[in-house]
Context: one part of a larger RNA
RNA sequence: CGUACACGGUGGAUGCCUAGGCAAUCAGAGGCGAAGAAGGACGUGCUAAUCUGCGAAAAGUUUGGAUGAGUCGAUAAGAGGCGUUUAAUCCAAGAUAUCCGAAUGGGGAAACCCAGUAGAUGAAGAAUCUACUAUUGUUAACUGAAUACAUAGGUUAACAAGGCAAACCGGGAGAACUGAAACAUCUAAGUACCCCGAGGAAAAGAAAUCAACCGAGAUUCUGUGAGUAGCGGCGAGCGAAAGCGGAGGAGCCGUUAGAGAUAGCAAUAAAACGAAGAGAAUGAACUGGGAAGUUCAACGACACAGGGUGAUAGUCCCGUAUCUGAAAGUUAUAUUGUGGUACUAAGCUAACAAGAAGUAGGGCGGAACACGAGAAAUUCUGUCUGAAGAUAGGGGGACCAUCCUCUAAGGCUAAAUACUCCUGAUUGACCGAUAGUGAACCAGUACUGUGAAGGAAAGGCGAAAAGAACCCCAGCGAGGGGAGUGAAAUAGAACCUGAAACCGUGUACGU
Numbered sequence: 001c002g003u004a005c006a007c008g009g010u011g012g013a014u015g016c017c018u019a020g021g022c023a024a025u026c027a028g029a030g031g032c033g034a035a036g037a038a039g040g041a042c043g044u045g046c047u048a049a050u051c052u053g054c055g056a057a058a059a060g061u062u063u064g065g066a067u068g069a070g071u072c073g074a075u076a077a078g079a080g081g082c083g084u085u086u087a088a089u090c091c092a093a094g095a096u097a098u099c100c101g102a103a104u105g106g107g108g109a110a111a112c113c114c115a116g117u118a119g120a121u122g123a124a125g126a127a128u129c130u131a132c133u134a135u136u137g138u139u140a141a142c143u144g145a146a147u148a149c150a151u152a153g154g155u156u157a158a159c160a161a162g163g164c165a166a167a168c169c170g171g172g173a174g175a176a177c178u179g180a181a182a183c184a185u186c187u188a189a190g191u192a193c194c195c196c197g198a199g200g201a202a203a204a205g206a207a208a209u210c211a212a213c214c215g216a217g218a219u220u221c222u223g224u225g226a227g228u229a230g231c232g233g234c235g236a237g238c239g240a241a242a243g244c245g246g247a248g249g250a251g252c253c254g255u256u257a258g259a260g261a262u263a264g265c266a267a268u269a270a271a272a273c274g275a276a277g278a279g280a281a282u283g284a285a286c287u288g289g290g291a292a293g294u295u296c297a298a299c300g301a302c303a304c305a306g307g308g309u310g311a312u313a314g315u316c317c318c319g320u321a322u323c324u325g326a327a328a329g330u331u332a333u334a335u336u337g338u339g340g341u342a343c344u345a346a347g348c349u350a351a352c353a354a355g356a357a358g359u360a361g362g363g364c365g366g367a368a369c370a371c372g373a374g375a376a377a378u379u380c381u382g383u384c385u386g387a388a389g390a391u392a393g394g395g396g397g398a399c400c401a402u403c404c405u406c407u408a409a410g411g412c413u414a415a416a417u418a419c420u421c422c423u424g425a426u427u428g429a430c431c432g433a434u435a436g437u438g439a440a441c442c443a444g445u446a447c448u449g450u451g452a453a454g455g456a457a458a459g460g461c462g463a464a465a466a467g468a469a470c471c472c473c474a475g476c477g478a479g480g481g482g483a484g485u486g487a488a489a490u491a492g493a494a495c496c497u498g499a500a501a502c503c504g505u506g507u508a509c510g511u
Base pairs, nucleotide, nucleotide: 001510002509003508004507005506006505007504008503009502015496016460017459020431021430022428023427024426025425026424027423028422029420030419031164032163039100040099041098042055043054044053046078049075050074051073061094062093063092064091065090066089070082071081072080105114106113107112115133116132117131118130119129120128121127135161136160137159138158139157140156141155142154143153168199169197170196171195172194179186183233209216210215220247221246222245223244224243230238231237251412252411253410254352255351256350257349258348264338265337266336267335268334269333271331272330273329276324277323278322282297283296284295285294286293298315299314300304306318307317308316361385362384363383364382365381366380367379368378371397392407393406394405395404396403447454448453467495470482471481472480473479
């Protein structure tokens, strides 16, 4: 040095586990904000720090209810307290809620600086404290120029708005890569991105609609029709509608006068939601550190969903099925009262009206329609024009006639539909720590970058800390040896299991 075997070190794979994720289903909620939000800064404890909670009334305060013998959030003990004179905890309704932030008295390099007016304390004109003082819009009042009336302007008051938030929705504006095997019309695509606005949904909506000589009867979503009819450098590609089957269904709006009731509001009643409460049934022996295991013998079940407990528990614990349920509050229903035409909304009767003009249409230029200017109807409109008026007008895919059908140029309208920042319950031939969220752990952290932004690693002792008293070596070390705990310490905190690479020790053999 090699080979074999044994025993170790290092390392952290694998197995098992789950505290976290992922994807759904069914419900709820679909907003918060000048009564100061979202998000923060700084404080706040017997407390030095961080997290959580809270706000100078500061891990809290008041009231009502539930529950209740323990309790003073976590790391995290200790000290000192509190509590049957009702603490702690849960629910509901209040109080308080520093500073920044739309931030709104002015300023500002966010969490800071500096004011005015009125009031309070005060000897005070010092100082401190309290309240108000932004802008825009609407309404009202008072004022008020050039300029007579007026108007502009000014002042004050009341009300509203402003900002944030995941997707869904409507509108405005609007690419390119790409495809066409190049590329220009075309495509990608009215997509991405940007802006404005709204709601729990939004938008659309009660035919100047379709249809085809038969008829249907608002809108929306959906299956089909159908990759059809069509459009298209007739290339790439784009791509309907009627009809039929379903979901869901709902229709309405003028003025004046009249009649008689509602709605609304209040009380009561009984409901629902709402913290929560009650909630069945087992013992022994054996093995073991430990019984839920095994054996024997019982019982419950409208409860054998699930979880925990020293191994695998219907009957040990929490629960589960089932039943019950307060105060406050909310919702809808019923009854009674009020209400009485003043306001708001609908219906009935009568009378009277109105039934939408720079509009429809046309020319030119664009855009939307599945439809690229085409034979191109229909819709929108930048520009120039420009009717009729129900004996009228629009449409039926150039256009004309016949026929059919509807009534534009005003408005409102639930449901079926879309989505999930968020809450609850439940589920998974979803993951199981290089997986699953970037994040199972104090993670959008540490760290990087001037900045926009980028962005980790990191889980597991044990049933229970019983976390190793005491002794010894050593630098009053690191580390180790005894002792002790424990079922186990090769479970010792660098802690479950502990693979391989890699490094050793011992024994045997070979050279």
Overview: A computed fold for a 511-nucleotide part of an RNA, annotated as large-subunit ribosomal RNA, domain I. The coordinates come from a structure-prediction model, not an experiment, and the mean pLDDT is 84.